[in-house]
The part of an RNA shown here (large-subunit ribosomal RNA, domain IV) has 353 nucleotides and comes from a Planctomycetaceae bacterium.
Its Rfam family is "Bacterial large subunit ribosomal RNA".
The organism belongs to Planctomycetaceae, within Bacteria.
Its mean pLDDT, the model's own confidence on a scale to 100, is 86.
The RNAcentral record of the full RNA draws on ENA.

Context: one part of a larger RNA
RNA sequence: CUCUGGUUAAGGAACUCGGCAAAAUAGCACCGUAACUUCGGGAGAAGGUGUGCCUGCAAGGUGAUUUUUAUUCACUAAUUUGAGCCUACGCAGGUUGCAGUGAAAUGGGGGGAGCGACUGUUUACUAAAAACACAGGACUCUGCGAAGUCGAAAGACGAAGUAUAGGGUCUGACGCCUGCCCGGUGCCGGAAGGUUAAGGGGACGUGUUAGCGCAAGCGAAGCAUUGAACCGAAGCCCCGGUAAACGGCGGCCGUAACUAUAACGGUCCUAAGGUAGCGAAAUUCCUUGUCGGGUAAGUUCCGACCUGCACGAAUGGCGUAACGAUUUCCCCACUGUCUCAACCAGAGACUCA
Numbered sequence: 001c002u003c004u005g006g007u008u009a010a011g012g013a014a015c016u017c018g019g020c021a022a023a024a025u026a027g028c029a030c031c032g033u034a035a036c037u038u039c040g041g042g043a044g045a046a047g048g049u050g051u052g053c054c055u056g057c058a059a060g061g062u063g064a065u066u067u068u069u070a071u072u073c074a075c076u077a078a079u080u081u082g083a084g085c086c087u088a089c090g091c092a093g094g095u096u097g098c099a100g101u102g103a104a105a106u107g108g109g110g111g112g113a114g115c116g117a118c119u120g121u122u123u124a125c126u127a128a129a130a131a132c133a134c135a136g137g138a139c140u141c142u143g144c145g146a147a148g149u150c151g152a153a154a155g156a157c158g159a160a161g162u163a164u165a166g167g168g169u170c171u172g173a174c175g176c177c178u179g180c181c182c183g184g185u186g187c188c189g190g191a192a193g194g195u196u197a198a199g200g201g202g203a204c205g206u207g208u209u210a211g212c213g214c215a216a217g218c219g220a221a222g223c224a225u226u227g228a229a230c231c232g233a234a235g236c237c238c239c240g241g242u243a244a245a246c247g248g249c250g251g252c253c254g255u256a257a258c259u260a261u262a263a264c265g266g267u268c269c270u271a272a273g274g275u276a277g278c279g280a281a282a283u284u285c286c287u288u289g290u291c292g293g294g295u296a297a298g299u300u301c302c303g304a305c306c307u308g309c310a311c312g313a314a315u316g317g318c319g320u321a322a323c324g325a326u327u328u329c330c331c332c333a334c335u336g337u338c339u340c341a342a343c344c345a346g347a348g349a350c351u352c353a
Stems, first nucleotide, its partner, number of pairs: 001348008010339002014337001019334001027051005036041001038173001052095006060086003068078003096100001108332007115324002120132002136171007148157003174319004179249003184246002186242005193237003199231002205225004211218002250268005277311001278308001289305005
């Protein structure tokens, strides 16, 4: 010097990203216990007092002995008496140490806010969380040989279930709520018209050549090839519906008797122009916004304001008691975290064997 423990004057978080680590608290009994609340909780809230040993009292336990009765002596049963011993809770008195849950084991507490309701689950080996799940809510599919899933199929699961059932998707207890838009995409319904496949259909044409023709050439039937019109479903176009389907939810200009602002008016565009609630927020760039609180001093924190770069209503909005090895701020207690280091014990390091 390193590690593991122990102690420390005065101060007490000045340390640090951050009280990380350590200290402190601690058992049992009694007293006492706030806001808030879903009336269950919160709560071991918080905050106090007592705690050893000895003596006495002591409910009670055990029960020697004793009385009486039953069928008589015995046995047995019931009843009565009660020595000795033990002793809870507690009461009274005494006594002792610095200290009595004398060691060990054995909650630190309070206040404000965010997120997630909760118990639970998760990255076996860097993440335990605000992520996942959840009860509850909604939409949608499915009438049973169900939908859906696995499997070329047989078959199986679903289910020895039957719409109060089963599958899929989203949301996520509870409370108050969940606005407008169907133009695009998707889904559902419709069938008049347009378009449209295979197939049906077979026109025109071409090759070949019996025949005709002096020749050039024409050319029936057959065979081969080509394949027009016309008929022809779903789908798409089209017409409606549907947003707890995917999604979307404006701009400019003017105006009130101080100023400022604009309830009001004009205009352009759109499918419709963001309602309630919340808001510098896990979302705010400018930004350490501005004001208030807390501190002597506060980029964090809390309460407001609204100018929301770029919140917003089941990709849910806003609240919310309880809960959390969650995130953040403050306070009390406590301390070697620190001012600032010192000493002790053990194990290493170092030297020798």